Two RNAs folded together computationally: RNase P RNA and transfer RNA, 450 nucleotides in total.
RNA sequence: CGAGUCGGCCGGGUGGCCGCGUGCCGGCUUGACCGGUCCGAGGAACGUCCGGACUCCACAGGGCGCGGUGCUGGGUAACACCCAGUCGGGGUGACCCGCAGGACAGUGCCACAGAGAACAGACCGCCGAUGGCGGCGACCCGCCGCACAGGCAAGGGUGAAACGGUGCGGUAAGAGCGCACCAGCGUCCGGGGCGACCCGGGCGGCUCGGCAAACCCCACCGGGAGCAAGGCCAGACAGGGGGAGGACGGCCCGUCCGCAGACACCCCCGGGUAGGCCGCUAGAGCCGGCGGGCAACCGCCGGCCGAGAGGGAUGGCCGCCCCAGGCGUCGAGAGACGCCCGGACAGAAUCCGGCGUACAGGCCGACUCGCCGC
RNA sequence: GCCGGGGUAGCUCAGACGGUAGAGCAGCUCACUCGUAAUGAGCAGGUCGUCGGUUCAAGUCCGAUCCCCGGCUCCA
Repeated sequence: CGAGUCGGCCGGGUGGCCGCGUGCCGGCUUGACCGGUCCGAGGAACGUCCGGACUCCACAGGGCGCGGUGCUGGGUAACACCCAGUCGGGGUGACCCGCAGGACAGUGCCACAGAGAACAGACCGCCGAUGGCGGCGACCCGCCGCACAGGCAAGGGUGAAACGGUGCGGUAAGAGCGCACCAGCGUCCGGGGCGACCCGGGCGGCUCGGCAAACCCCACCGGGAGCAAGGCCAGACAGGGGGAGGACGGCCCGUCCGCAGACACCCCCGGGUAGGCCGCUAGAGCCGGCGGGCAACCGCCGGCCGAGAGGGAUGGCCGCCCCAGGCGUCGAGAGACGCCCGGACAGAAUCCGGCGUACAGGCCGACUCGCCGC
Repeated sequence: GCCGGGGUAGCUCAGACGGUAGAGCAGCUCACUCGUAAUGAGCAGGUCGUCGGUUCAAGUCCGAUCCCCGGCUCCA
RNA backbone atom coordinates (compact mmCIF):
# COMPACT_ATOMS: atom_id res chain seq x y z
C1' C A 1 0.00 0.00 0.00
C1' G A 2 -3.80 -3.66 -1.12
C1' A A 3 -7.30 -7.49 0.44
C1' G A 4 -9.86 -9.23 4.72
C1' U A 5 -11.68 -11.00 9.98
C1' C A 6 -13.72 -9.82 14.75
C1' G A 7 -15.54 -6.63 18.73
C1' G A 8 -17.58 -1.99 20.55
C1' C A 9 -20.08 2.74 19.59
C1' C A 10 -22.78 6.84 17.12
C1' G A 11 -26.87 7.25 14.07
C1' G A 12 -26.41 14.69 12.59
C1' G A 13 -25.04 19.46 15.68
C1' U A 14 -26.46 24.52 16.79
C1' G A 15 -29.55 29.18 16.66
C1' G A 16 -34.29 31.52 15.39
C1' C A 17 -39.66 31.26 14.19
C1' C A 18 -44.20 28.39 14.15
C1' G A 19 -46.81 24.01 15.96
C1' C A 20 -48.40 19.21 19.07
C1' G A 21 -49.29 16.09 24.10
C1' U A 22 -49.41 15.04 29.66
C1' G A 23 -48.12 17.35 34.50
C1' C A 24 -47.66 22.06 37.30
C1' C A 25 -48.74 27.51 37.92
C1' G A 26 -51.89 31.66 36.59
C1' G A 27 -56.34 33.76 34.04
C1' C A 28 -61.36 33.99 32.73
C1' U A 29 -65.89 34.21 28.70
C1' U A 30 -65.33 26.99 32.77
C1' G A 31 -63.52 24.25 27.83
C1' A A 32 -60.27 18.48 25.32
C1' C A 33 -60.14 27.25 26.38
C1' C A 34 -56.00 30.95 26.70
C1' G A 35 -50.91 32.33 28.56
C1' G A 36 -46.37 30.65 30.98
C1' U A 37 -43.13 26.67 32.47
C1' C A 38 -40.94 21.44 32.97
C1' C A 39 -40.61 17.02 30.35
C1' G A 40 -41.65 14.40 25.75
C1' A A 41 -39.45 7.59 21.18
C1' G A 42 -35.51 3.54 19.49
C1' G A 43 -31.21 0.64 18.50
C1' A A 44 -34.18 -1.58 16.62
C1' A A 45 -39.91 1.40 19.99
C1' C A 46 -40.63 -3.33 14.45
C1' G A 47 -41.92 -8.90 13.72
C1' U A 48 -44.85 -11.03 17.92
C1' C A 49 -40.62 -15.91 17.43
C1' C A 50 -39.15 -17.53 22.66
C1' G A 51 -38.76 -16.62 28.13
C1' G A 52 -40.57 -14.16 32.57
C1' A A 53 -43.03 -10.41 35.94
C1' C A 54 -48.17 -9.10 36.91
C1' U A 55 -53.70 -10.27 36.98
C1' C A 56 -57.90 -13.69 37.03
C1' C A 57 -59.43 -18.72 36.91
C1' A A 58 -59.06 -23.13 43.23
C1' C A 59 -51.95 -18.98 45.60
C1' A A 60 -52.93 -24.57 40.52
C1' G A 61 -53.72 -30.89 42.81
C1' G A 62 -52.90 -36.59 40.63
C1' G A 63 -52.72 -39.61 36.07
C1' C A 64 -53.02 -40.12 30.71
C1' G A 65 -52.50 -37.31 26.49
C1' C A 66 -50.24 -33.04 24.13
C1' G A 67 -46.33 -29.45 23.39
C1' G A 68 -41.23 -27.90 23.94
C1' U A 69 -35.86 -28.43 24.74
C1' G A 70 -31.60 -31.80 23.38
C1' C A 71 -22.77 -32.13 23.35
C1' U A 72 -20.50 -30.41 28.45
C1' G A 73 -19.87 -26.87 32.44
C1' G A 74 -21.41 -22.15 34.07
C1' G A 75 -24.64 -17.37 34.02
C1' U A 76 -29.77 -15.86 34.78
C1' A A 77 -36.13 -14.50 37.60
C1' A A 78 -36.46 -17.63 33.21
C1' C A 79 -35.37 -19.04 28.15
C1' A A 80 -35.02 -21.97 22.29
C1' C A 81 -30.72 -16.59 25.10
C1' C A 82 -25.50 -15.45 26.71
C1' C A 83 -20.33 -16.98 28.19
C1' A A 84 -16.37 -20.61 28.41
C1' G A 85 -15.05 -25.21 26.43
C1' U A 86 -15.59 -30.29 23.56
C1' C A 87 -16.56 -32.57 18.88
C1' G A 88 -17.64 -32.11 13.53
C1' G A 89 -17.30 -28.99 9.01
C1' G A 90 -15.20 -24.61 6.10
C1' G A 91 -11.03 -21.00 5.31
C1' U A 92 -3.65 -20.11 3.53
C1' G A 93 -4.91 -17.30 7.97
C1' A A 94 -7.25 -13.84 11.56
C1' C A 95 -11.70 -16.43 12.18
C1' C A 96 -16.55 -18.46 10.92
C1' C A 97 -20.75 -22.20 10.88
C1' G A 98 -23.49 -26.31 13.45
C1' C A 99 -31.91 -28.04 16.15
C1' A A 100 -24.59 -31.52 17.92
C1' G A 101 -28.75 -37.33 22.73
C1' G A 102 -30.11 -42.55 21.00
C1' A A 103 -30.28 -46.26 14.45
C1' C A 104 -26.94 -53.75 18.43
C1' A A 105 -35.64 -51.00 22.51
C1' G A 106 -38.95 -51.51 18.58
C1' U A 107 -41.77 -50.04 13.95
C1' G A 108 -41.17 -47.78 9.23
C1' C A 109 -38.88 -45.58 4.63
C1' C A 110 -34.69 -45.72 0.96
C1' A A 111 -38.40 -43.40 -5.50
C1' C A 112 -35.88 -43.94 -10.54
C1' A A 113 -31.81 -46.69 -12.35
C1' G A 114 -29.60 -51.30 -11.37
C1' A A 115 -28.29 -58.40 -11.28
C1' G A 116 -28.65 -56.84 -6.27
C1' A A 117 -30.82 -51.53 -1.42
C1' A A 118 -29.89 -54.32 4.27
C1' C A 119 -27.67 -60.07 7.82
C1' A A 120 -28.45 -58.23 -0.54
C1' G A 121 -26.84 -59.94 -5.28
C1' A A 122 -24.55 -61.97 -10.53
C1' C A 123 -26.02 -58.40 -16.30
C1' C A 124 -21.09 -58.08 -18.71
C1' G A 125 -16.93 -60.62 -16.73
C1' C A 126 -13.08 -64.36 -14.38
C1' C A 127 -12.40 -69.80 -13.61
C1' G A 128 -13.10 -75.13 -14.98
C1' A A 129 -10.09 -76.81 -8.99
C1' U A 130 -14.46 -80.04 -7.45
C1' G A 131 -17.75 -83.46 -10.68
C1' G A 132 -18.42 -87.49 -14.88
C1' C A 133 -15.84 -91.10 -18.23
C1' G A 134 -11.33 -93.71 -19.59
C1' G A 135 -5.98 -95.38 -19.14
C1' C A 136 -4.94 -98.36 -13.87
C1' G A 137 -6.91 -99.54 -7.56
C1' A A 138 -3.99 -94.70 -6.03
C1' C A 139 -0.58 -90.46 -7.46
C1' C A 140 -0.75 -88.68 -12.33
C1' C A 141 -2.51 -87.95 -17.43
C1' G A 142 -6.27 -87.41 -21.33
C1' C A 143 -11.39 -86.35 -22.81
C1' C A 144 -16.39 -83.97 -21.77
C1' G A 145 -14.87 -78.12 -23.23
C1' C A 146 -17.25 -73.46 -29.29
C1' A A 147 -18.22 -75.43 -22.17
C1' C A 148 -23.52 -78.07 -18.97
C1' A A 149 -23.71 -78.47 -13.54
C1' G A 150 -20.95 -75.44 -10.63
C1' G A 151 -17.28 -71.92 -8.21
C1' C A 152 -15.93 -66.39 -7.62
C1' A A 153 -16.89 -61.25 -6.45
C1' A A 154 -11.10 -58.84 -8.40
C1' G A 155 -12.49 -55.57 -12.84
C1' G A 156 -16.65 -53.06 -15.82
C1' G A 157 -21.60 -51.03 -15.37
C1' U A 158 -26.18 -48.63 -12.13
C1' G A 159 -26.98 -45.44 -8.15
C1' A A 160 -27.19 -40.41 -3.25
C1' A A 161 -25.61 -44.99 -1.08
C1' A A 162 -23.16 -51.64 -3.39
C1' C A 163 -21.09 -54.86 3.04
C1' G A 164 -13.37 -51.41 4.59
C1' G A 165 -8.39 -49.10 1.83
C1' U A 166 -3.17 -50.08 -0.03
C1' G A 167 0.53 -53.81 -0.75
C1' C A 168 2.46 -58.83 -0.49
C1' G A 169 1.30 -63.87 -0.23
C1' G A 170 -2.25 -67.38 -1.77
C1' U A 171 -5.63 -69.66 -5.60
C1' A A 172 -8.36 -73.01 -11.10
C1' A A 173 -10.08 -68.00 -10.66
C1' G A 174 -10.80 -65.23 -6.44
C1' A A 175 -12.01 -63.41 -1.65
C1' G A 176 -9.71 -60.69 5.47
C1' C A 177 -8.58 -66.62 3.02
C1' G A 178 -3.57 -65.33 5.62
C1' C A 179 -0.06 -61.35 6.88
C1' A A 180 1.84 -56.00 7.38
C1' C A 181 0.31 -50.94 7.71
C1' C A 182 -3.88 -47.56 7.82
C1' A A 183 -9.19 -46.17 8.82
C1' G A 184 -13.45 -47.55 11.71
C1' C A 185 -16.24 -50.40 15.69
C1' G A 186 -16.42 -53.03 20.35
C1' U A 187 -13.93 -54.11 24.85
C1' C A 188 -10.08 -53.86 28.75
C1' C A 189 -6.09 -51.13 31.17
C1' G A 190 -3.16 -46.60 32.45
C1' G A 191 -3.01 -41.12 32.54
C1' G A 192 -5.37 -35.95 32.21
C1' G A 193 -10.13 -33.13 32.79
C1' C A 194 -15.90 -31.26 37.46
C1' G A 195 -17.60 -32.86 32.58
C1' A A 196 -18.42 -33.28 27.18
C1' C A 197 -13.99 -35.49 25.81
C1' C A 198 -8.66 -36.10 24.94
C1' C A 199 -3.72 -38.92 25.02
C1' G A 200 -1.19 -43.77 25.15
C1' G A 201 -1.25 -49.20 25.08
C1' G A 202 -3.36 -54.33 24.66
C1' C A 203 -7.08 -57.76 22.73
C1' G A 204 -11.16 -59.19 19.46
C1' G A 205 -14.23 -60.50 15.30
C1' C A 206 -12.17 -58.75 10.62
C1' U A 207 -16.11 -54.41 9.14
C1' C A 208 -21.60 -53.86 11.61
C1' G A 209 -25.27 -48.47 5.55
C1' G A 210 -28.37 -43.88 5.84
C1' C A 211 -32.85 -41.21 7.68
C1' A A 212 -35.09 -39.62 14.40
C1' A A 213 -36.00 -31.05 11.19
C1' A A 214 -40.14 -40.15 10.25
C1' C A 215 -43.01 -42.47 14.36
C1' C A 216 -40.55 -43.43 18.61
C1' C A 217 -37.08 -44.24 23.13
C1' C A 218 -34.32 -41.65 26.98
C1' A A 219 -33.43 -37.20 30.10
C1' C A 220 -35.36 -32.51 31.57
C1' C A 221 -39.22 -28.61 31.39
C1' G A 222 -44.37 -26.91 30.79
C1' G A 223 -51.89 -25.92 34.31
C1' G A 224 -54.96 -22.24 31.14
C1' A A 225 -55.91 -17.38 29.51
C1' G A 226 -54.12 -12.76 28.59
C1' C A 227 -53.71 -5.26 30.58
C1' A A 228 -59.43 -5.33 25.26
C1' A A 229 -55.93 -9.40 31.93
C1' G A 230 -58.41 -7.60 36.14
C1' G A 231 -60.55 -4.17 40.21
C1' C A 232 -63.69 0.16 41.92
C1' C A 233 -67.51 4.04 41.02
C1' A A 234 -71.57 6.39 38.36
C1' G A 235 -75.55 5.96 34.86
C1' A A 236 -79.10 3.41 31.37
C1' C A 237 -82.15 -0.99 29.94
C1' A A 238 -86.55 -5.85 30.37
C1' G A 239 -83.10 -10.52 34.42
C1' G A 240 -87.27 -10.55 28.93
C1' G A 241 -87.00 -15.67 26.28
C1' G A 242 -84.57 -20.50 25.44
C1' G A 243 -80.80 -24.17 26.70
C1' A A 244 -77.65 -26.25 30.21
C1' G A 245 -74.81 -27.41 36.24
C1' G A 246 -70.35 -24.22 36.60
C1' A A 247 -65.04 -23.15 37.90
C1' C A 248 -61.75 -26.56 33.80
C1' G A 249 -58.63 -24.99 28.32
C1' G A 250 -58.38 -32.64 25.26
C1' C A 251 -59.98 -36.97 28.65
C1' C A 252 -60.41 -39.43 33.59
C1' C A 253 -60.02 -38.61 38.89
C1' G A 254 -60.14 -35.29 42.86
C1' U A 255 -61.55 -30.43 45.15
C1' C A 256 -64.81 -26.18 45.64
C1' C A 257 -69.38 -23.56 44.56
C1' G A 258 -74.61 -23.95 43.15
C1' C A 259 -79.25 -26.75 42.75
C1' A A 260 -82.83 -30.68 43.74
C1' G A 261 -85.03 -27.70 38.87
C1' A A 262 -82.92 -23.38 38.47
C1' C A 263 -82.42 -15.65 41.43
C1' A A 264 -76.21 -16.25 40.40
C1' C A 265 -72.08 -18.51 37.54
C1' C A 266 -71.98 -21.10 31.70
C1' C A 267 -74.00 -20.93 26.26
C1' C A 268 -77.50 -18.70 22.52
C1' C A 269 -81.16 -14.83 21.32
C1' G A 270 -82.77 -10.13 22.86
C1' G A 271 -81.89 -5.20 25.74
C1' G A 272 -78.71 -1.02 27.55
C1' U A 273 -74.04 1.98 27.55
C1' A A 274 -69.88 4.11 24.26
C1' G A 275 -68.66 7.77 31.07
C1' G A 276 -64.77 8.34 35.17
C1' C A 277 -60.72 6.30 38.33
C1' C A 278 -57.09 2.46 39.44
C1' G A 279 -53.91 -1.25 37.13
C1' C A 280 -49.81 2.64 34.61
C1' U A 281 -44.82 2.91 35.06
C1' A A 282 -39.20 3.60 40.38
C1' G A 283 -37.67 -0.82 37.43
C1' A A 284 -34.55 -8.35 37.34
C1' G A 285 -33.85 0.47 36.09
C1' C A 286 -29.70 3.90 34.31
C1' C A 287 -24.73 6.19 35.23
C1' G A 288 -19.95 6.24 37.85
C1' G A 289 -16.31 3.90 41.12
C1' C A 290 -14.26 -0.40 43.70
C1' G A 291 -13.97 -5.75 44.27
C1' G A 292 -14.68 -11.20 42.51
C1' G A 293 -14.67 -14.09 37.87
C1' C A 294 -10.96 -16.08 31.54
C1' A A 295 -15.94 -14.46 30.36
C1' A A 296 -21.27 -14.18 30.48
C1' C A 297 -22.35 -12.14 35.02
C1' C A 298 -22.42 -11.09 40.31
C1' G A 299 -21.59 -8.16 44.99
C1' C A 300 -20.87 -3.41 47.58
C1' C A 301 -20.87 2.04 47.70
C1' G A 302 -22.40 6.82 45.69
C1' G A 303 -25.49 9.60 42.38
C1' C A 304 -29.97 10.19 38.96
C1' C A 305 -35.48 10.00 37.54
C1' G A 306 -35.49 9.74 31.51
C1' A A 307 -43.00 9.44 27.79
C1' G A 308 -47.04 7.30 29.91
C1' A A 309 -51.84 9.01 26.35
C1' G A 310 -59.34 9.50 24.01
C1' G A 311 -56.45 2.90 20.66
C1' G A 312 -54.62 9.83 18.54
C1' A A 313 -48.80 14.11 20.80
C1' U A 314 -43.21 13.97 20.18
C1' G A 315 -43.31 17.77 13.98
C1' G A 316 -42.26 21.66 10.13
C1' C A 317 -39.57 25.98 7.84
C1' C A 318 -35.11 29.04 7.53
C1' G A 319 -29.68 30.38 8.56
C1' C A 320 -24.72 28.44 9.83
C1' C A 321 -21.69 24.09 10.59
C1' C A 322 -20.68 18.54 9.74
C1' C A 323 -20.83 14.17 6.34
C1' A A 324 -21.60 11.90 1.33
C1' G A 325 -22.42 12.63 -4.05
C1' G A 326 -22.58 15.54 -8.77
C1' C A 327 -21.13 19.85 -11.76
C1' G A 328 -18.03 24.20 -12.66
C1' U A 329 -13.48 27.39 -11.84
C1' C A 330 -8.31 27.63 -10.16
C1' G A 331 -3.99 24.45 -9.46
C1' A A 332 1.57 20.20 -11.91
C1' G A 333 -0.58 17.59 -7.78
C1' A A 334 -2.46 17.20 -2.90
C1' G A 335 -6.33 20.27 -2.63
C1' A A 336 -9.12 25.14 -2.32
C1' C A 337 -13.59 27.89 -3.61
C1' G A 338 -18.68 28.30 -5.60
C1' C A 339 -23.50 26.07 -6.90
C1' C A 340 -27.06 21.99 -6.70
C1' C A 341 -28.97 17.62 -4.40
C1' G A 342 -29.16 14.23 -0.30
C1' G A 343 -28.58 12.60 5.44
C1' A A 344 -31.39 6.17 6.36
C1' C A 345 -34.58 2.18 8.78
C1' A A 346 -38.48 3.21 11.34
C1' G A 347 -41.99 5.16 15.34
C1' A A 348 -43.93 3.76 22.32
C1' A A 349 -49.31 1.87 24.43
C1' U A 350 -48.76 -3.24 30.88
C1' C A 351 -43.56 -3.87 31.77
C1' C A 352 -38.88 -6.47 31.41
C1' G A 353 -34.81 -10.18 29.39
C1' G A 354 -33.53 -12.28 24.63
C1' C A 355 -33.74 -13.72 19.41
C1' G A 356 -34.73 -12.39 14.40
C1' U A 357 -35.37 -8.78 10.66
C1' A A 358 -34.71 -3.44 8.41
C1' C A 359 -30.99 0.53 8.21
C1' A A 360 -28.04 6.53 4.39
C1' G A 361 -23.56 7.27 6.51
C1' G A 362 -19.61 7.45 10.09
C1' C A 363 -16.04 6.61 14.36
C1' C A 364 -12.77 3.62 17.62
C1' G A 365 -9.99 -0.78 18.99
C1' A A 366 -7.72 -5.72 18.24
C1' C A 367 -5.96 -9.10 14.59
C1' U A 368 -4.76 -11.92 9.73
C1' C A 369 -2.83 -12.60 4.66
C1' G A 370 -0.12 -10.69 0.27
C1' C A 371 3.45 -7.21 -2.00
C1' C A 372 7.24 -3.40 -1.55
C1' G A 373 11.10 -0.51 1.22
C1' C A 374 14.61 -0.16 5.47
C1' G B 1 -52.60 -3.58 21.33
C1' C B 2 -53.45 -9.12 22.33
C1' C B 3 -54.64 -13.75 19.97
C1' G B 4 -55.92 -17.27 15.77
C1' G B 5 -56.27 -19.06 10.32
C1' G B 6 -54.34 -19.16 5.29
C1' G B 7 -51.06 -18.36 0.45
C1' U B 8 -50.78 -24.65 -5.02
C1' A B 9 -52.79 -23.56 -13.06
C1' G B 10 -56.60 -17.53 -15.25
C1' C B 11 -60.73 -18.86 -10.99
C1' U B 12 -62.45 -22.45 -6.96
C1' C B 13 -60.00 -26.20 -4.36
C1' A B 14 -57.45 -31.55 -3.43
C1' G B 15 -52.63 -33.34 -2.32
C1' A B 16 -52.40 -34.09 6.06
C1' C B 17 -48.08 -40.49 5.65
C1' G B 18 -41.27 -36.90 1.84
C1' G B 19 -40.31 -40.13 -4.19
C1' U B 20 -40.68 -36.09 -11.01
C1' A B 21 -48.22 -32.08 -8.56
C1' G B 22 -53.75 -33.22 -9.92
C1' A B 23 -59.64 -32.30 -10.23
C1' G B 24 -63.79 -29.07 -11.88
C1' C B 25 -64.73 -24.52 -14.58
C1' A B 26 -62.24 -21.27 -18.09
C1' G B 27 -58.54 -21.29 -22.72
C1' C B 28 -56.65 -23.47 -27.61
C1' U B 29 -57.02 -27.30 -31.69
C1' C B 30 -59.88 -31.07 -34.18
C1' A B 31 -64.53 -33.79 -34.98
C1' C B 32 -70.05 -33.38 -35.27
C1' U B 33 -73.46 -28.97 -37.62
C1' C B 34 -75.67 -24.99 -43.05
C1' G B 35 -73.79 -22.09 -38.56
C1' U B 36 -73.64 -21.61 -33.07
C1' A B 37 -74.32 -23.94 -28.40
C1' A B 38 -74.14 -28.64 -26.15
C1' U B 39 -71.31 -33.22 -26.74
C1' G B 40 -66.81 -36.20 -27.89
C1' A B 41 -61.31 -36.52 -28.62
C1' G B 42 -56.72 -34.16 -27.81
C1' C B 43 -53.39 -30.15 -26.13
C1' A B 44 -51.18 -26.19 -23.46
C1' G B 45 -50.72 -23.76 -18.87
C1' G B 46 -47.27 -24.35 -12.16
C1' U B 47 -39.80 -21.00 -9.80
C1' C B 48 -46.45 -24.72 -4.72
C1' G B 49 -45.80 -16.38 -1.76
C1' U B 50 -40.13 -15.51 -1.05
C1' C B 51 -35.22 -16.92 1.06
C1' G B 52 -32.20 -20.41 3.73
C1' G B 53 -31.55 -25.39 6.20
C1' U B 54 -32.28 -31.09 7.12
C1' U B 55 -32.37 -35.15 3.52
C1' C B 56 -29.91 -38.96 -1.92
C1' A B 57 -34.63 -36.36 -2.72
C1' A B 58 -39.07 -30.96 0.12
C1' G B 59 -45.71 -28.53 -2.07
C1' U B 60 -45.00 -31.77 2.37
C1' C B 61 -40.26 -31.41 7.75
C1' C B 62 -37.54 -26.98 10.42
C1' G B 63 -36.25 -21.63 10.65
C1' A B 64 -36.64 -16.57 8.83
C1' U B 65 -39.48 -13.12 5.97
C1' C B 66 -43.64 -10.83 2.86
C1' C B 67 -48.87 -10.57 1.96
C1' C B 68 -54.17 -11.63 2.95
C1' C B 69 -58.35 -12.84 6.26
C1' G B 70 -60.86 -13.42 11.06
C1' G B 71 -61.79 -12.85 16.56
C1' C B 72 -61.33 -10.09 21.31
C1' U B 73 -64.89 -3.64 25.27
C1' C B 74 -68.27 -2.86 29.48
C1' C B 75 -73.39 -3.55 32.24
C1' A B 76 -77.56 -6.45 33.77
It holds a member of the Rfam family "Bacterial RNase P class A". Rfam classes the family as a ribozyme. The coordinates come from a structure-prediction model, not an experiment, and the mean pLDDT is 77.